About this RNA:
Predicted 3D model of a 100-nucleotide RNA (SAM riboswitch aptamer (S box leader)) from Mammaliicoccus stepanovicii. The source organism's lineage runs through Bacteria, Bacillati, Bacilli, Caryophanales and Mammaliicoccus.
[in-house]
C1' cells in the first nucleotide's frame, strides 16, 4: 500500500514541559479554534470492550491499538418533501479485527 466485515450524533485535558504559526483528512465553499500560544513531541491524567487475557449472567482498562473542541464541524453525489446544520442512501476518510 489493496480488499473484507464491523463502527462512526455516546464517552473524555481551558493540565504540565518542549516549541513557536499554523490547524479542524484531501479539494472547493462556509463555519470555528489559534501570541489568554496552532501544528508536532514528551510526561501525567482520563474516556473507550475492536482484539487479545480474566470472568463466564451482567461485565472488567491488565496487554495491543485508538481517541479526549464543535456529528467525521457542516455541506458536495442521488432520491424524499417537510425546503432546511431537514431525512434517508452513496462515496470519502477514521477506527479496530481479518486475508491474501
Nucleotide at each position: 500500500a489493496u480488499c473484507u466485515u464491523a463502527u462512526u450524533a455516546a464517552g473524555a485535558g481551558u493540565a504540565g514541559g518542549u516549541g513557536g504559526a499554523g490547524g479542524g483528512a484531501a479539494u472547493u465553499g462556509g463555519c470555528c479554534c489559534a501570541a489568554a500560544g496552532a501544528a508536532a513531541c514528551c510526561u501525567c491524567a482520563g474516556c473507550a470492550a475492536c482484539a487479545g487475557g480474566c470472568a463466564a449472567c451482567c461485565g472488567u482498562a491488565c496487554u495491543g491499538u485508538g481517541c479526549u473542541a464543535a456529528a467525521u464541524c457542516c455541506a458536495a453525489c442521488a432520491a424524499g418533501c417537510a425546503u432546511g446544520a431537514c431525512u434517508u442512501g452513496g462515496a470519502a476518510g477514521a477506527u479496530a479485527a481479518g486475508a491474501a